Predicted 3D model of a 78-nucleotide RNA (c-di-GMP-I riboswitch aptamer) from a soil metagenome. The RNAcentral record of the sequence draws on MGnify.
């Protein structure tokens, strides 16, 4: 990659549970993904603490379902 087939992933929301918090995990649920598998390596976004009059820094964390790398991998006609 084809309005093909198998199969897989699950936003919001709502029941539990962690966590100061962003946000996670675990039930249900589908809005949507062809890497929505995996890795914080760079960018960006957020959250917490510290400095700074103030732009803003620094120090820990979240977001791979925001972007770019890196990296494994299913089908698969013309």
């Nucleotide at each position: 990659g084809a309005u093909a087939a198998a199969g897989g992933c699950a936003a919001a929301c709502c029941c539990c549970g962690a966590g100061u918090a962003a946000u996670c995990g675990g039930g249900g649920g589908a809005c949507g993904c062809a890497a929505a598998g995996c890795c914080a390596c760079g960018g960006a976004u957020c959250c917490c603490g510290g400095c700074a009059c103030a732009a803003g820094c620094c120090g820990g964390g979240a977001u791979g379902g925001c972007c770019g790398g890196g990296u494994u991998a299913c089908c698969g006609a013309a």
Source information:
Model confidence (mean pLDDT): 84 of 100.